Notes:
c-di-AMP riboswitch aptamer (ydaO/yuaA leader) from Nocardioides mangrovicus, 154 nucleotides, folded computationally. The sequence was found by an Rfam model in a public genome assembly.
RNA sequence: UCGGAGGCCACGCUGAGUCGGGGUCCGAGACAUCGGGCGCCGAGCCGGGGAACCAAGUACGUGGGGUGAAUCCGGACCCUCCCCAGAGGGACCGGUAGGGCAAUCGUGAGCCCGAAUCCGUCAGCUCACCUGGUAAGCGUCGACACGAAAGGGA
Numbered sequence: 001u002c003g004g005a006g007g008c009c010a011c012g013c014u015g016a017g018u019c020g021g022g023g024u025c026c027g028a029g030a031c032a033u034c035g036g037g038c039g040c041c042g043a044g045c046c047g048g049g050g051a052a053c054c055a056a057g058u059a060c061g062u063g064g065g066g067u068g069a070a071u072c073c074g075g076a077c078c079c080u081c082c083c084c085a086g087a088g089g090g091a092c093c094g095g096u097a098g099g100g101c102a103a104u105c106g107u108g109a110g111c112c113c114g115a116a117u118c119c120g121u122c123a124g125c126u127c128a129c130c131u132g133g134u135a136a137g138c139g140u141c142g143a144c145a146c147g148a149a150a151g152g153g154a
Base pairs, nucleotide, nucleotide: 010140011139012138013137014136018043019042020041021040023038024037025036026035027034028033044134045133046132047131048130049129054124063122064119065118066117067116072095073094074093075092077090078089079088080087081086098113099112100111101110104148105147106146107145108144
């Protein structure tokens, strides 16, 4: 000097996943205090169930339903079963409903995502009412252009 990894702080992104207040146990320390585990209360935010009215015909079946932007279409390939025809599984390419990108909104440009998972034969909407969650994963010299408006601090 260059590169890589890790820790802490700051700022930020997807997402409901933020804020406040106690308790108890463990460790370090002379103390002040610091760190961690378990669990509790409240506020805010998010989800599920749940009348009337409305909607919904019933049964069976390849059921049906929820969270989420994550639906749907086309192409071509491999493995297994298999006389054929077909069935099941795996992996990939292209597109797409829809969604995201540095305070807010609009227009434009550019870049991305377009997953996963839960319930268990059962749930439309839904006042009262009942009930659950408050995670996880990432980025940082990057936060584009124009226009419009708003707020906070000193």
Of the family's consensus pairs, 92% are formed in the model. The prediction has a mean pLDDT of 78. The organism belongs to Nocardioides, within Bacteria.